[in-house]
Context: one part of a larger RNA
Formats: sequence, structure tokens, C1' cells
RNA sequence: CGUUGGAUGUUUGAAUGAGGGCUCUUCUCUAGUACGAGAGGACCGAGAAGAACGAACCUCUAGUGAACGAGCUGUCUGACCACAGGCAUAAGCUCGGUAGCUACGUUCGGCCAGGAUAAACGCUGAAAGCAUCUAAGCGUGAAACCUUCCUCGAGAUAAGACAUCUUCGAUCCCAGAGAGAUUAUCUGGUUAAUAGGCUCUAGGUGUAAGGCCAGUAAUGGCUUCAGCCGAGGAGUACUAAUGAUCAUCUCUCGAUG
Repeated sequence: CGUUGGAUGUUUGAAUGAGGGCUCUUCUCUAGUACGAGAGGACCGAGAAGAACGAACCUCUAGUGAACGAGCUGUCUGACCACAGGCAUAAGCUCGGUAGCUACGUUCGGCCAGGAUAAACGCUGAAAGCAUCUAAGCGUGAAACCUUCCUCGAGAUAAGACAUCUUCGAUCCCAGAGAGAUUAUCUGGUUAAUAGGCUCUAGGUGUAAGGCCAGUAAUGGCUUCAGCCGAGGAGUACUAAUGAUCAUCUCUCGAUG
């Protein structure tokens, strides 16, 4: 831009359309059966565990989590003590760790079935009074082929279908994240919970400072499951979402003809 008003949502599946998938092993039963002198040891069928691979996810387990909590050393600063802060990595070191992202974690997948076949095995059957799966004709038959399963797919220009709305619409700009290099997508823009702040909370760390008590002291106890806290959840307009344009429709004016 088209699909012939526009918008939102849900879909069909053409071109025999595109892509993906299709795996393997062990054990048990059948059965120590068939077979075999024995040694050994099945087809068919049924069931159970797994491996690798793939997809999704973060409840569990585990990792990370660059400044979330705590601990520790040296040194400097806040006059000193205490308590804090800086530096010691572009984290000073150590122990943990929310969200997110992950696998080593969790869940799920390959099934079944149909069609036409390959090798192969057959039926009927002549040429060739017999025989012959083949020449006419008809069957069985494989992870391969075509379907079945999953995803995409109406620019399928023959541009499809269904439902709803009917002046609804779209964009710039702005607050942003379930998105992200940019763009796009998505959530919102005061008739507002979009982000930040604040309050509460899940969760993390692990019991703050100050005070009191015990002890000569180091230290311990009580106040205190405290204090502090990034991303999670909820609430709350305190801060910031200012403003502008286009299209369509309706009405008015009416150049020109």
C1' cells in the first nucleotide's frame, strides 16, 4: 500500500504449502515353553523401568544473584570511647540470599491407526493340454513414502468466514514492562494504580543501636523471631504520565459551474 467504511476479538486451511517430530536399551511374564541328544534357547503377545534427545517451567533441589543482611582484618576519617563511613578489584575478605535468569531440578513428548508399496511370500492362471506368484486379474507385506501428531500459514490479489461496536479510530508525545539493540510488541496517560515514593506484607539476613543486669575483664543475658532490606504481592494520587495532530462522520458558510 492492497484486501472497498472503520475498529476489536476468534477462526478455516488452499497451493498435496512450509517447518518440526518419528529414537534406543534393559528387565519381567508368556516360558526354561516351541525347538534341540545335550549345551543352549526363541518368534508372536503383554507389562515395567530407563538412556539420549526435545519442549515448557521455577513448586522442590541446586547455581548465580556487583552492594540485600550479617561477620572479619589492616588502615584512615568523623576530637576520644562507642557507633558509623572510605580504601584494601574494575566486589577488601568470608557466610548466606529475594526477584529474574538457569540446570544439576520439575512436568510433558515419541503412542495408536489407516492407505499405497519395496524385498519377499502367495491365490487363480494361460502362453506351453503339464508346470508356473504374471502375461490378464487378485492378495499379504517395512522405522522408508502419503496421512494421522505439533507449529506457522487469507498478499490464498479468487486477498475467505464468524461474533461484537458504530463515530467508535489512529499517531506523535509522555509514565513504563509480561517487551526490548533501534524499531516493534504490550500495559497505561487524571473518568488514572503506568512508574517512583509511602504504608502493610511474602521472602532474605539473623536478634540492630541505646539502655539495664551479671562478670575484674574478655564477654554473656534481657529489652528483641529484633533491626535492616533490590527487583515479589496488595493498598494509597504524595510525585510524574503536560500537551498536540490526522482520518472519518455530522452541521454551518458557499468561491466556482
Large-subunit ribosomal RNA, domain VI from a bacterium, 257 nucleotides, folded computationally. The full RNA is in RNAcentral, with records from ENA. Rfam family: Bacterial large subunit ribosomal RNA. Rfam links the family to the GO terms ribosome and structural constituent of ribosome. The coordinates come from a structure-prediction model, not an experiment, and the mean pLDDT is 84.